[in-house]
RNA sequence: GGAGGGAUACCCAAGCGGCCAAAGGGGGCAGGCUGUAAACCUGCUGGCAUUAGCCUUCGGGGGUUCAAAUCCUCCUCCCUCCA
Numbered sequence: 001g002g003a004g005g006g007a008u009a010c011c012c013a014a015g016c017g018g019c020c021a022a023a024g025g026g027g028g029c030a031g032g033c034u035g036u037a038a039a040c041c042u043g044c045u046g047g048c049a050u051u052a053g054c055c056u057u058c059g060g061g062g063g064u065u066c067a068a069a070u071c072c073u074c075c076u077c078c079c080u081c082c083a
Stems, first nucleotide, its partner, number of pairs: 001082007010026003018066001027045006046055003059075005
């Protein structure tokens, strides 16, 4: 330099244009169980309110659309192959 794949919550990771604040696992917090701990079970785990709801998010900028994590474009970074 050429071709392809990837970047999503604290970490890993799934994610048909709408039913997504986004499955699942880990970790964390709270509770149950236990003499204690581990294991196991339940709930929560972006922010505010903690009922309803509101707000801001998917590497960064811009665009398409009524509507974007998802489509287009440019850029940054990582991985694989070719040279």
Annotation:
The RNA shown here (transfer RNA) has 83 nucleotides and comes from a Candidatus Coatesbacteria bacterium. Model confidence (mean pLDDT): 80 of 100. Its Rfam family is "tRNA". By type it is a transfer RNA. Taxonomically the source falls in Candidatus Coatesiibacteriota (Bacteria, Bacteria candidate phyla).